The RNA shown here (transfer RNA) has 72 nucleotides and comes from an Oscillospiraceae bacterium. Its Rfam family is "tRNA". Rfam classes the family as a transfer RNA. The prediction has a mean pLDDT of 81.
RNA sequence: GCGGUAGUAGCUCAGUGGUAGAGUGCGACCUUGCCAAGGUCGAUGUCGCGAGUUCAAGUCUCGUCUACCGCU
Numbered sequence: 001g002c003g004g005u006a007g008u009a010g011c012u013c014a015g016u017g018g019u020a021g022a023g024u025g026c027g028a029c030c031u032u033g034c035c036a037a038g039g040u041c042g043a044u045g046u047c048g049c050g051a052g053u054u055c056a057a058g059u060c061u062c063g064u065c066u067a068c069c070g071c072u
Base pairs, nucleotide, nucleotide: 001071002070003069004068005067006066007065010024011023012022013021018055026042027041028040029039030038048064049063050062051061052060
């Protein structure tokens, strides 16, 4: 230098153009004499960044950044 994969909640990851989710963690409450376990409710987030296409983009296109893999 070229190609590929990944980037979404604190963490691990889903998400086939139409309201951004799960597990775990966190907070409050219930249950118990206390702890643990369990239950109910709640807060999560500029979807790496910037632009474009579209009525509508996490998703499609282009650029760019970071990490990893391969080629040279």